The RNA shown here (FMN riboswitch aptamer (RFN element)) has 123 nucleotides and comes from uncultured Acutalibacter sp. The coordinates come from a structure-prediction model, not an experiment, and the mean pLDDT is 83. RNAcentral holds the sequence, with entries from MGnify. Its Rfam family is "FMN riboswitch aptamer (RFN element)". Rfam's curators write: The RFN element is a highly conserved domain that is found frequently in the 5'-untranslated regions of prokaryotic mRNAs that encode for flavin mononucleotide (FMN) biosynthesis and transport proteins. Gene Ontology term of the family: FMN binding.
[in-house]
RNA sequence: UCUUCGGGGCAAGGUGCAAUUCCUGGCCGGCAGUGAAAGUCUGCGAGCGGAGGGCGGCGUCAGCGCCUUUCGUUGAACUGGUGGAAUUCCAGUACCGACGGUUACAGUCCGGAUGAGAGAAGA
Numbered sequence: 001u002c003u004u005c006g007g008g009g010c011a012a013g014g015u016g017c018a019a020u021u022c023c024u025g026g027c028c029g030g031c032a033g034u035g036a037a038a039g040u041c042u043g044c045g046a047g048c049g050g051a052g053g054g055c056g057g058c059g060u061c062a063g064c065g066c067c068u069u070u071c072g073u074u075g076a077a078c079u080g081g082u083g084g085a086a087u088u089c090c091a092g093u094a095c096c097g098a099c100g101g102u103u104a105c106a107g108u109c110c111g112g113a114u115g116a117g118a119g120a121a122g123a
Base pairs, nucleotide, nucleotide: 001123002122003121004120005119010025012024013023014022026108027107028097029096030044031043032042033041039095040094047073048072049071050070051069052068053067054066055065056064077093078092079091080090081089099111100110101109
């Protein structure tokens, strides 16, 4: 420098006019690091909000789209055991989950997304 890859999950029921959104109960877990393997440790990415700059069409202004820089925001775990070393393994009991949409409130349905990206592999 180029190419490819790069996110998973409501079974079975209850209530109801209506719910994969409520209730019982299931299922899922990006990337890098870490004397020993991580959804919950450290950091990153994506998402959301603000500001600056550039480009494009329209335009009196406002406002829109794309790219880029930067700032803010962004969830959650303990106990015991083993061991030289583990909030990463084993046992137990827990907890967490962006934004918009919806005949009824969403980690799990639909959508932005056949997108983007932390990164990984190969040449």